[in-house]
Context: one part of a larger RNA
RNA sequence: UUGGGCGUAAAGGGCGUGUAGGCGGUUUCAUAUGUCCGCUGUGAAAGCACACGGCUCAACCGUGUUAGGUCGGCGGAAACUGUGAAACUUGAGGCUGGGAGGGGUCGGUGGAAUUCUUCAUGUAGCGGUGAAAUGCGUAGAUAUGAGGGAGAACACUCGUGGCGAAGGCGGCCGGCUGGACCAGUUCUGACGCUGAGGCGCGAAAGCGUGGGUAGCAAACAGGAUUAGAUACCCUGGUAGUCCACGCCGUAAACGAUGGGCACUAGGUGUCGGGGGUAUCCACUCCCCCGGUGCCGCCGCUAACGCAUUAAGUGCCCCGCCUGGGAAGUACGGCCGCAAGGUUAAAACUC
Numbered sequence: 001u002u003g004g005g006c007g008u009a010a011a012g013g014g015c016g017u018g019u020a021g022g023c024g025g026u027u028u029c030a031u032a033u034g035u036c037c038g039c040u041g042u043g044a045a046a047g048c049a050c051a052c053g054g055c056u057c058a059a060c061c062g063u064g065u066u067a068g069g070u071c072g073g074c075g076g077a078a079a080c081u082g083u084g085a086a087a088c089u090u091g092a093g094g095c096u097g098g099g100a101g102g103g104g105u106c107g108g109u110g111g112a113a114u115u116c117u118u119c120a121u122g123u124a125g126c127g128g129u130g131a132a133a134u135g136c137g138u139a140g141a142u143a144u145g146a147g148g149g150a151g152a153a154c155a156c157u158c159g160u161g162g163c164g165a166a167g168g169c170g171g172c173c174g175g176c177u178g179g180a181c182c183a184g185u186u187c188u189g190a191c192g193c194u195g196a197g198g199c200g201c202g203a204a205a206g207c208g209u210g211g212g213u214a215g216c217a218a219a220c221a222g223g224a225u226u227a228g229a230u231a232c233c234c235u236g237g238u239a240g241u242c243c244a245c246g247c248c249g250u251a252a253a254c255g256a257u258g259g260g261c262a263c264u265a266g267g268u269g270u271c272g273g274g275g276g277u278a279u280c281c282a283c284u285c286c287c288c289c290g291g292u293g294c295c296g297c298c299g300c301u302a303a304c305g306c307a308u309u310a311a312g313u314g315c316c317c318c319g320c321c322u323g324g325g326a327a328g329u330a331c332g333g334c335c336g337c338a339a340g341g342u343u344a345a346a347a348c349u350c
Base pairs, nucleotide, nucleotide: 003322004321005320006319007304008303012318014201015200016199017198021194022193023192025088026087027086028085029084030083031082034080035077036076037075038074039073040072041071042069049065050064051063052062053061054060091191092188093187094186095184096183097182098181103177104176105175106174107173108172109171110154114150115149116148117147118146119145120144121143125136126135162169163168206247207246208245209244210243211242215241216240220236221235222234223233258317259316260315261314262313263312266295267294268293269292270291271290272289273288274287275286276285299306300305323350324349325348332343333342334341335340
């Protein structure tokens, strides 16, 4: 490379948006780019293949015949593809009416707890552990009551429950704002899918400037443990954790499972919405649409397992893999304030 693959063996990009490109619904007409058919031209010689022949054979040589193309020209076909025109509504979108939600962002606000502080009560301990000690306490601690302050997080509700593209999102109230869903079937008329680059978002930690700092707590200090103990345990404790703005751009960024469309037994739970049961109400039952779980056929799988939320059956597009180590490293490029990130080898070795 031809292939074969990517849940767990190597392999799905962390996620979105979207450019080029690739792919693309139904009907009619036209065209003839691809496609197909016929005729014709050309594809030098040598070489290759085949046949026969010449050197004693062979190599070598000669003669002949084939073969060799995304090729050119002319004529034709019109199903498919492309293109042009016209039309359609099922794909996609819009409109109207609804209800659900920790979706985002900004501002405000509440109580419990913790800690600090003031006052009061009160006296010898408290704290901590396997046991202790460091530590705190007669300058009155711990405990208890009352007042005041600060920061951070929101118990119960809370749920294989909800929302979000992912990261992620949880007290309450308000402002601004995104998406999905259901019903109606009024409008547009293929406007679609995917998406190399690009752009944006992106937990935690980390970085810059300024603020904040109650609790917790890398580093650090001390006390223990131990043969040692640069640990596990204890007492302290600074960055950090929090806020604003700007960087970083990683992760077991996981469902270790890219996105879209179509099709393929059932059973049961749950969330949102609708319809029927009806005559009103009720989650009483039945049905439909959209999420989210469990179980389970066919089928698939090396097995485990997956199984209408596919890892089944197909089509379209992207990303990625190609023995282990060296190595996600070196070098170079790009990015970054740095930390580092990204792209990414080889020698050598098994």
Annotation: Predicted 3D model of a 350-nucleotide part of an RNA (small-subunit ribosomal RNA, central domain) from an uncultured prokaryote.